[in-house]
Molecule: SAM riboswitch aptamer (S box leader)
Organism: Bacillus ndiopicus
């Protein structure tokens, strides 16, 4: 690269640069963007996935030191397959993607 699994409607922003395009990809729609998005940095936060550590019922709960992860919208929505419908929609699923954790 790829392969296995487990989550994926909650939760969490400021500052400095920078300047035009961003919201993975393709259509389609819907946002965010010069009142400065994105993205980089830095510092702060959220989460609790692994490791540690504490408890104790021995696989949970807890913490929050370490490693990630991650801080507009649901992975922003839809697309594949059923269903249900009062024809406005709405429920569940694929695939494809993201993240950890093991393999390789």
């Nucleotide at each position: 690269a790829g392969c296995u699994u487990a989550u994926c409607a909650a939760g969490a922003g400021a500052g400095a640069u920078u300047g035009a395009g961003g919201g993975a990809u393709u259509u389609g729609g819907c946002c965010c963007g010069a009142u400065g998005a994105c993205a980089u940095c830095u510092c702060a936060g959220c989460a609790a996935c692994c490791a540690g550590c504490u408890g104790c019922u021995u696989g949970c709960a807890g913490u929050a030191u370490g490693g990630u992860g991650c801080u507009a919208a649901a992975u922003c929505c839809a697309a594949u397959a059923g269903g249900c419908g009062a024809c406005a929609g709405c429920c569940u699923u694929a695939a494809a993607g993201a993240u950890g954790a093991g393999c390789g």